c-di-AMP riboswitch aptamer (ydaO/yuaA leader) from a Gaiellales bacterium, 138 nucleotides, folded computationally.
């Protein structure tokens, strides 16, 4: 002076996962209530399915699908599809990421009604062009 680890504290990221009031006491990203907004699930007429099947089937989620290798779950590869890449689209085009996990034999869509959750996780965030918007400054 530079890499690199960790912690902090700001402005941010992914995600439905935010506010905001009030009362408590272990004094917190705490606990309980309410509103307010976001976000899933169940469930009628009517549509739709209609003989599958226990080798089940379904729910969240971007997180599937097929095909090869190893003995399944996995883990390696490949091809299709899905997300993310800092204000939003679109277009080239490059990089990463395709996991966890519920229900329990059962759920098509669904009005009206019922019910559930607002967690966790990161860390300087890849380029260029357009068209739109936003703050600041003159």
């Nucleotide at each position: 002076u530079a890499a690199c680890a960790c912690a902090u504290g700001c402005c941010g990221c992914c995600u439905a996962g935010a506010c905001c009031c009030g009362c408590g006491c272990u004094g917190g990203u705490c606990g309980c209530g309410g509103g307010u907004g976001c976000g899933g699930g169940g469930g009628a007429c009517c549509c739709a399915a209609u003989c599958a099947a226990u080798c089940g089937g379904g729910g969240c989620u971007a997180a599937u699908u097929c095909c090869c290798u190893g003995g399944a779950g996995c883990a390696g590869g490949g091809a299709a599809g899905g997300g993310c890449c800092a204000c939003u689209u679109c277009c080239a085009g490059g990089g990463c990421c395709c996991a966890a996990u519920c229900c329990g034999u059962c759920a098509g869509c669904u009005a009206a009604c019922c019910u559930c959750g607002c967690a966790g996780g990161c860390a300087g965030a890849a380029u260029g062009g357009a068209a739109g918007g936003g703050c600041a400054a003159c």

The sequence was found by an Rfam model in a public genome assembly.